Model confidence (mean pLDDT): 89 of 100. Large-subunit ribosomal RNA, domain VI from Ligilactobacillus saerimneri, 265 nucleotides, folded computationally.

[in-house]
Context: one part of a larger RNA
RNA sequence: CGGAGGAAAUUUGCGAGGACCUGUCCUUAGUACGAGAGGACCGGGAUGGACACACCGCUGGUGUAUCAGUUGUUCCGCCAGGAGCAGCGCUGAGUAGCUAAGUGUGGACGAGAUAAACGCUGAAAGCAUCUAAGCGUGAAACUCACCUCAAGAUGAGAUUUCCCAUUACGUAAGUAAGUAAGAUCCCUGAGAGAAGAUCAGGUAGAUAGGAUGGAAGUGGAAGUACAGUGAUGUAUGGAGCGGACCAUUACUAAUCGAUCGAGGA
Numbered sequence: 001c002g003g004a005g006g007a008a009a010u011u012u013g014c015g016a017g018g019a020c021c022u023g024u025c026c027u028u029a030g031u032a033c034g035a036g037a038g039g040a041c042c043g044g045g046a047u048g049g050a051c052a053c054a055c056c057g058c059u060g061g062u063g064u065a066u067c068a069g070u071u072g073u074u075c076c077g078c079c080a081g082g083a084g085c086a087g088c089g090c091u092g093a094g095u096a097g098c099u100a101a102g103u104g105u106g107g108a109c110g111a112g113a114u115a116a117a118c119g120c121u122g123a124a125a126g127c128a129u130c131u132a133a134g135c136g137u138g139a140a141a142c143u144c145a146c147c148u149c150a151a152g153a154u155g156a157g158a159u160u161u162c163c164c165a166u167u168a169c170g171u172a173a174g175u176a177a178g179u180a181a182g183a184u185c186c187c188u189g190a191g192a193g194a195a196g197a198u199c200a201g202g203u204a205g206a207u208a209g210g211a212u213g214g215a216a217g218u219g220g221a222a223g224u225a226c227a228g229u230g231a232u233g234u235a236u237g238g239a240g241c242g243g244a245c246c247a248u249u250a251c252u253a254a255u256c257g258a259u260c261g262a263g264g265a
Base pairs, nucleotide, nucleotide: 001152005163006162007161008160009159010158011157015149016148017147018146021049022048023047024046025045026044027043033038051106052105053104054103055102059100060099061098062097066093067092068091069090070089071086072085073084074083075082076081110144111143112142117137118136119135120134164264166177167176168175169174182260183259184258185257186202187201188200189199190198207253208252209251210249211248212247213246214245217241218240223236224235225234226233227232
C1' cells in the first nucleotide's frame, strides 16, 4: 500500500515445512520344516541405541553485584574491624537464569491408491493365458493421518463484537477539519529482546525500584564475657549476611499531556 467504511478479537486451510530410523531379548516353539545338524514365517510382549522436541522437580555444570576462608600490599590516626588492588588475587561452597552428562515425550495405529510380484474371470487363438474388456491381494516409497507456519490464497475467505452517519468548502466528484470505537507517541518494565517487534503495566495502578516478611545459599557475624602466657577456643546464637526467587506494601518512579484514527464508489 492492497483486501470497497473504521476498528478489536476468533478462525477455515489453498499451500509450505518438519517428522518418518532401528537393534536385542522373551514368547508362540525347540513347534512347522529337516535323516540329522539345525531351525522359522505369522502373531504377542519387554528393553535398548542414535535422532528430535520440551523442561530444570532429581543428578550435576556455570553462576565476575551471594556467603565464608586466606596471601601480599596501600589506605581508613593506632588496636580491633573494614575498604581498594593483585586474572572474580587465590580457595571452598552456591540462589535465580542458562544448561547436559540429567528426565519427560515422540516415530505409532489406521485409511486410500499403487510398484515389483501373486491371483480371479477371460477372449483374440473352440485349447491355454493375471490382460486385451473387467475384478482382486500387495511395500519403510506416494496421498492422508501426527507437529508447525499459513488469506499478499491479489482466488486477498469466514464468524463475533464495537463505532457512527458530524462540520467547512464544492454544482458534483471530492477535498479538508475535529472526532467515535480503537490505536500510537511518551513513561515503568520482562515470560520478550541486536533495533523495531512481542508481552505485562501506567494512579480506577503491584509495572519496576525501595521497604517489610519469607526462601534458597553460606556456615557460626560484630561487640562483649569467660578459658588459655599465647596462637586460639567457648558462650551469647542455626548466629550474621543474603543478586536474580516467593509474597505483602503506593514510600519512589509510571506526571501532565500530545498525535493518529470512519462518514461508507

The source organism's lineage runs through Bacteria, Bacillati, Bacillota, Bacilli and Ligilactobacillus.